[in-house]
Context: one part of a larger RNA
């Protein structure tokens, strides 16, 4: 001074309660552990590992095993000699890298370029060390905080300012005070949303006129309305009344389209775990060098007595099937998105009209609502599994793909001690788009539909933040 305490004060958080909906019982799917393997590559490991690096392991990737090769090497810079090529096309052996054979076959300002061979420096290295780092990152925690100049008090380590009364989401603002100011943080400037005005009018819109049609902004026309995207404006405790210390503020109104930070997001101080990462790069040390490098085929990461996390479907009647009907937003398309027709029960397939897209397509939104059945059952509930018989992608789906018919029809009847998540357009529920990607989504990141209950209040659990106390700790 701090740091700790089953000391004390004050105060905040989905921290507790009050609610709502899980997780743990099942079956899948994914991850990790463990075990097994010739190898199941490495790394994350309490909070802060565990649908995590991985925005996508058939082969590639791939870093791991078997086995077959190379040895200045697959890729880079030189230097020194030789060759004229090297590529490219055919053919054998071979799983393939490779090899062999045959055919084509260099330019040139003469310095040389280029391609090869041989030697040489030296190349590589997903090999070790994140405890040698740099960069990035998590975490505390978007918690209110760390901290400096002077000056002042103390022998000095330090203190003081930062503490005290009040208030705040806040070291937020007042007020007081040996302190005066000052930094980085809080806040505000930023992007999106809520209202509204100018402006702009095609691909968007369609009120009013006219044509047209079974119907449709479909045409003339127009640019109000919606809407596009540029610029304003609009909320700041501005006005009123109350509390209050004549302050900060707080507590009700009013007007507003919105009210006290209007809502959401970006945005992480000093610093903490020797936290994480030598496998994104980079880069010290060490190590290796006919190999820990590099090239190919094949197998592996996808194994499975079992344990955990994370999630999807269920368990039914607020349901489940069948037909009818209606409403999004926000994306993405040229080696692409593909319509209308047509074939196929289907997954698809033929074809190709449009569209570098406010034009055209992917696209049907599901819930929802109306009507029929079904009547509580292991059911017309649930779909695991397995059988076959096809679709697609892609050289190729056996190890090891997604889809689809048809057929099988497992457990499972609300889940033990324990945990999680959430305060409003949230939770619950419902689908849609995207990245990645050939093809593979229950994973993720978007997006919009429907749509709640509940919170007395801080005793207690966990985590913080200020004072203040006490210490055998540093």
């Nucleotide at each position: 001074u701090g740091a700790c305490g089953g000391g004390g004060g004050c105060c905040c958080g989905c921290a507790c309660a009050a609610g709502c909906g899980g997780u743990g019982g099942a079956u899948c799917a994914u991850g990790u552990g463990g075990u097994u393997u010739a190898a199941u590559u490495c790394g994350a490991u309490g909070a802060u590992a565990c649908g995590c690096g991985a925005a996508g392991a058939a082969c590639c990737u791939u870093a791991c095993c078997u086995g077959g090769g190379c040895u200045u090497g697959a890729a880079c810079u030189g230097u020194a000699c030789c060759u004229g090529a090297c590529a490219g096309g055919u053919g054998c052996c071979g799983a393939g890298a490779u090899g062999c054979a045959c055919c084509c076959u260099c330019c040139u300002u003469c310095g040389g370029g280029c391609a090869g061979g041989u030697a040489u420096a030296g190349a590589g290295g997903u090999g070790c060390u994140g405890c040698a780092u740099g960069g990035u990152u998590g975490u505390c925690g978007u918690c209110a905080g760390c901290u400096c100049g002077u000056g002042u008090c103390g022998u000095g380590a330090g203190a003081u300012g930062u503490u005290g009364g009040g208030u705040u989401a806040a070291g937020u603002c007042c007020c007081g005070c040996a302190a005066c100011g000052a930094g980085c943080g809080c806040a505000a400037c930023c992007c999106u949303u809520a209202c509204u005005c100018c402006u702009u009018g095609u691909u968007g819109c369609u009120a009013a006129c006219a044509g047209a049609u079974u119907a449709u902004g479909c045409u003339g026309a127009g640019c109000a309305c919606u809407c596009u995207a540029g610029g304003g404006g609009g909320a700041c405790u501005g006005c009123c009344g109350g509390u209050g210390a004549c302050a900060a503020a707080c507590c009700g109104g009013a007007g507003g389209a919105a009210g006290g930070u209007g809502a959401g997001g970006a945005u992480g101080a000093c610093g903490u775990c020797a936290a994480a990462u030598c496998a994104u790069c980079a880069c010290g040390g060490c190590c290796u060098u006919u190999a820990u490098g590099u090239c190919c085929a094949g197998g592996g990461c996808u194994a499975c007595a079992c344990a955990c996390g994370u999630g999807a479907u269920a368990c039914a009647a607020u349901g489940g099937u069948c037909g009818g009907u209606a409403c999004a937003a926000a994306g993405a398309g040229c080696a692409g998105c593909a319509a209308g027709a047509c074939c196929g029960c289907g997954a698809g397939g033929u074809g190709g009209a449009g569209c570098a897209a406010a034009u055209c397509u992917c696209a049907a939104a599901a819930a929802a609502c109306c009507g029929g059945c079904c009547u509580c059952a292991g059911u017309u509930c649930g779909g695991a599994u397995u059988g076959u018989a096809g679709u697609c992608u892609g050289c190729a789906a056996c190890u090891c793909g997604a889809c689809u018919g048809c057929a099988u029809g497992a457990a499972g009847u609300u889940g033990g001690a324990a945990u999680c998540g959430c305060u409003a357009g949230u939770a619950a529920u419902c689908g849609c788009a995207g990245a990645u990607c050939a093809g593979c989504a229950u994973g993720c990141u978007g997006c919009g539909g429907u749509g709640a209950a509940u919170a007395c209040g801080u005793u207690c659990c966990c985590g913080g933040g200020c004072c203040u106390u006490g210490u055998a700790c540093a």
The prediction has a mean pLDDT of 85. Predicted 3D model of a 474-nucleotide part of an RNA (small-subunit ribosomal RNA, 3' major domain) from an invertebrate metagenome. RNAcentral holds the full RNA, with entries from SILVA.